Description
Predicted 3D model of a 351-nucleotide part of an RNA (small-subunit ribosomal RNA, central domain) from an uncultured bacterium. Its mean pLDDT, the model's own confidence on a scale to 100, is 85. The full RNA is in RNAcentral, with records from ENA and SILVA.
Context: one part of a larger RNA
RNA sequence: CUGGGUGUAAAGGGAGCGUAGACGGUUACGCAAGUCUGGAGUGAAAGGCGGGGGCCCAACCCCCGGACUGCUUUGGAAACUGUAUAACUGGAGUGCAAGAGAGGUAAGUUGGAAUUCCUAGUGUAGCGGUGAAAUGCCUACAUAUUAGGAGGAACACCAGGGGCGAAGGCGGCUUACUGGACUGUAACGGACGUUGAGGCUCGAAAGCGUGGGGAGCAAACAGGAUUAGAUACCCUGGUAGUCCACGCCGUAAACGAUGAUCACUAGGUGUCGGUGGGUAUGGGCCCACCGGUGCCGCAGCAAACGCAUUAAGUGAUCCACCUGGGGAGUACGUUCGCAAGAAUGAAACUC
Numbered sequence: 001c002u003g004g005g006u007g008u009a010a011a012g013g014g015a016g017c018g019u020a021g022a023c024g025g026u027u028a029c030g031c032a033a034g035u036c037u038g039g040a041g042u043g044a045a046a047g048g049c050g051g052g053g054g055c056c057c058a059a060c061c062c063c064c065g066g067a068c069u070g071c072u073u074u075g076g077a078a079a080c081u082g083u084a085u086a087a088c089u090g091g092a093g094u095g096c097a098a099g100a101g102a103g104g105u106a107a108g109u110u111g112g113a114a115u116u117c118c119u120a121g122u123g124u125a126g127c128g129g130u131g132a133a134a135u136g137c138c139u140a141c142a143u144a145u146u147a148g149g150a151g152g153a154a155c156a157c158c159a160g161g162g163g164c165g166a167a168g169g170c171g172g173c174u175u176a177c178u179g180g181a182c183u184g185u186a187a188c189g190g191a192c193g194u195u196g197a198g199g200c201u202c203g204a205a206a207g208c209g210u211g212g213g214g215a216g217c218a219a220a221c222a223g224g225a226u227u228a229g230a231u232a233c234c235c236u237g238g239u240a241g242u243c244c245a246c247g248c249c250g251u252a253a254a255c256g257a258u259g260a261u262c263a264c265u266a267g268g269u270g271u272c273g274g275u276g277g278g279u280a281u282g283g284g285c286c287c288a289c290c291g292g293u294g295c296c297g298c299a300g301c302a303a304a305c306g307c308a309u310u311a312a313g314u315g316a317u318c319c320a321c322c323u324g325g326g327g328a329g330u331a332c333g334u335u336c337g338c339a340a341g342a343a344u345g346a347a348a349c350u351c
Stems, first nucleotide, its partner, number of pairs: 004322003007305002012319001014202004021195003025088004030083002033081002035077008049065006091192001093188002095185003103178003107175002110172001111155001116150007126137002163170002207248006216242002221237004259318006267296013300307002324351003333344004
């Protein structure tokens, strides 16, 4: 490299947009680059292959044939690929109508519960904590309770393998701006499509820089316990951080451990959004269709587990990735980063 693979054995890029490239619906007609076919030229000789022959045989040598699957040129074919023209509507898209949604803007306004703290009242000896304790707090009046105030963070119930989003993710109420999907319709336009190396953008938590903020929680740290020890688990405290603004980082079991798109292939039963029909007043019921999301299950697949119209089935296109374990996601080099580090990524040696 080929072949074979990528849910769990090695292997799907964290996700999207998109460049080059690769691949691409239906019809008519033309061209003939690919393709197919005939002719001509060339494809040196030797060697190799097949058939003969000469040295006693063989090696060796000689003759004949075929081959040299290629290239050039010329005549022809037009199904397929390509290309030119004209057209089509089923793919993709636009319009119109209606509804659903924690989609986004760390946008603005605003609400109540709770924790903590402060002030004042009532009130008195404990509170707190645990397996049991102790550290800790408290007569300078705690805990408890009532009233008032401050401040920060998160939004109980609703809440549902419910919804939305490309993924990360998104949950009090409300306002503004704004993205996408679905359903119905069939007006517009007419292949405008799929995928996507590089590239660009987004990307939990932790972490970093500057400036704010700091209620609760809480790495580090301190103390008390436990213990043979206890740099832990348990307890009392507690700083970064968690929050906000701007900028970086670019990684996760970033998981459905399952790349994207299209077509086809038994059913059953929930649920969410929409539409049509039937029944006819039931705060409904029944049937059908489309889109999402669950469970069960046939064929088929699979090493098995299991998957099974949301495929891991049957096919097609494109990308990414794998090739024994360790060494090692290490070293070196390069790129990026303020740093932490990230990305790319070996070998010796060893089993």